[in-house]
This is a predicted complex of two RNAs, RNase P RNA and transfer RNA, with 411 nucleotides together. Model confidence (mean pLDDT): 76 of 100.

Order: sequence, then structure tokens, then C1' cells
RNA sequence: UUAGACAGGCAGACUGCCGCCCGGCUCAGGCCGGGAGGAAAGUCCGGGCUCCCUAGGGAACGGUGCCGGGUAACGCCCGGGCAGUACGAGUUACUGACAGAAAGUGCCGCAGAAAAUAUACCGCCCCGGAAACGGGGUAAGGGUGAAAAGGCGGGGUAAGAGCCCACCGGGACGACAGCAAUGGCGUCCGCAUGGUAAACCUCACCGGGAGCAAAGUCAAGCAGCAGAGGAUUUUCCCGAUCUUAACUCUGCGGGUAGACUGCUGGAGUUUUUCCGUAAGGAUCAAUCCAGAUAGAUGGCGGUCGACAACAGAACCCGGCUUACAGCCUGUCUUUUUUU
RNA sequence: GCGGGAGUAGCUCAGGGGUAGAGCGCCACCUUGCCAAGGUGGAUGUCGCGGGUUCAAAUCCCGUCUCCCGCU
Repeated sequence: UUAGACAGGCAGACUGCCGCCCGGCUCAGGCCGGGAGGAAAGUCCGGGCUCCCUAGGGAACGGUGCCGGGUAACGCCCGGGCAGUACGAGUUACUGACAGAAAGUGCCGCAGAAAAUAUACCGCCCCGGAAACGGGGUAAGGGUGAAAAGGCGGGGUAAGAGCCCACCGGGACGACAGCAAUGGCGUCCGCAUGGUAAACCUCACCGGGAGCAAAGUCAAGCAGCAGAGGAUUUUCCCGAUCUUAACUCUGCGGGUAGACUGCUGGAGUUUUUCCGUAAGGAUCAAUCCAGAUAGAUGGCGGUCGACAACAGAACCCGGCUUACAGCCUGUCUUUUUUU
Repeated sequence: GCGGGAGUAGCUCAGGGGUAGAGCGCCACCUUGCCAAGGUGGAUGUCGCGGGUUCAAAUCCCGUCUCCCGCU
């Protein structure tokens, strides 16, 4: 200096005038204070909160799935293990729905001899035969396929084969290190059963349901009728509870569509010290930072900058995912040039 | 704000791991003096899009886009 990867941060700055929403003060005029995001989004997970006469057990159903830790909780985060991919080959980077295929069932189209307790198409070898061919042995070679019954080399053999041996791979057992996942070591076993669980399934753990249009209060207004049933909010069974005349559900019809609570002070924000590898935890101090209900952030200017992205709260938090112009910082790789 | 469903040929829809069909429509030919009807044959697809699992994905899983329906 060129291009890029990863991680983190910002998301135009300051200011004048006029407006909009909320709160406080004031008799009033008016004055003072506050006013969108990193994703407010998708609604994909988890929790708080509210209601449902219950939330107990079993089965179904759904979800999660290496180990340890964090947390209110999680499918999230941190650390570790193992596996895979990439290269510049490392104490590297990235990725991983990463339990079980030796509990059972299913599936593996076409091709191929054979797709899983099997099998002989070509070839090789032995026997019979003049030959064609027949009987037998053989998975080393050919061929098919995504996948062919451990790999490779040597011995051995009629030809072959873990039949035997070395190395690699695999399995069983033992002790060691580690909280554990797991790791390396030693001994033994020639090796006995391919893939698929984002197929059913098995094992372990978790899950009551509905959602602020939850739920409650006040005001105004109205007209009830018909049907079904004991009820318990995903389904079934058992248990338990509430009702014994009320209650619930369904359909049709009538009325209202105003105000208030929920509503924003919270797992809040910034910060001190300590503990922890980290995620995070404990603690000190400061601070209040939108709250509408047809729904508030805008308009015109000035200086700098540069013609700037994705996009806007609606009960509140923790995550994940997706969208995003431009700029800044750090680490690493790379191009060119100079020394 | 909350909940649920669907994207496959021009249109309406099947197909739920083994390489995609049906009806209507379209094109060509036959039939007719011509048209319609009828008959024969044919074409038509990024299975909304992007990833993953698998030997193999319209189908299974994740994300995303569009459309539709219900709840005061």
C1' cells in the first nucleotide's frame, strides 16, 4: 500500500424558529422536564404477569438430546471433549439436530450374481468328458452400484480365503488421569451383526391451558327466546375438587362501543470494588430514561459533514433468526512497492 | 396485538422419500363446403425462494417471502 475474513462500536453532530404526545407548576397567558431501535421486525423459543375450582397420577401427544457450568428460564450463552471441512498444516480457523443401528420393525428405486444370518454373472482352480458341457472349490481379479461383508503387504494354497503373520483399523477387559464427556497405556480376541433414527421406535429429561383483544372497576343503555348438558380449559382413564339448582355451552335477537386500573421503577441504566479462564455472580454509588388509544418524533433554516442504509414502540423482559448505506477500532491473511 | 392455514402446468387440484400427473385450456393432424362437437397425437414445470439430512427431497428439518381465514 491492495483486497478480504473475523470480533466490537457508532447509526449524522451542534444550534435557531414553528408544531405534535406525556408529566409537573400556574386563576390564566404561559413556563419547566421527557419523547423510538440495534434490530422496536419475524412471532421461532424461554420467562414474568393475569384469568380459568386444581395444575395429582398413568397413557397418548409435543419438544429437547456429547460433558460440566451460567441463568428466573430456555432449543440461549460460556468452557471443555469428540468429529468433519479448509489451507499457508498449526497448542490454526470455521462448522456440527453430536444419545442409541449389538432391543425390535421398516426401507435401500434402477443397475448388479448378490443389498444383508445372502450369493457364483465373467474369471481362476480341481475332477469327469473327445468336445460341448456337467459336478465341486474360490470373494484374490473383472463388472454393477451411493454403498459389496475390515484395509494394505508378505507367507501359504490346486486356486483362494484372517487360513497364518507385521502394520493400520475394530472389539472386550484392566488399572491410571479427569467432577464428567473422554484420553493415552497394558493384556487378550483374527474380527462375530453395511447404511438410514431431520423413518417408526427405545432411553433420559421437560411440558396444565389460554393470552393485556388476559383480567378488573365505574358510567350509560337494552328484551329476551330456543336448544343441549352436571362442570373441571389438547384427548382418554383413575383420583380429587366445586355444585345440588344454580351454573356452563351453542344458536338467534337486543344494547353500548365512553372513562379508569392493568401501563411502565424494571431479572432497569450507568458505575466502584471483589470472585470466576469465561458466560456470569456478589457489592458500592448515582440516576428515572416514551406510554398513545385512529394512535405522538415533523417542517423550514444555519455551521460541519455529505447528498446516506435497514427500518419505527402498543403489557414487560432474556435469547435466536432475518434486513442494513457509510464510518471507526483491534487481530489475522493477502497484493504491490521500498529498505 | 394473538391464533390458524395454503403456495405443484395458463386455470382448478392429486401425489407425504425412488426422479411428477388428472380435468379444463393450448398446438398439429383427421373429419366438414366452412365452423362447432367428435377422434388421434403432442408440448407445457427452477414443485414460491435459500440452506441442511439422505446414495437420492415436490415429499423430512430449519430459515425466509407472498397470500388467505378467525378472535374484541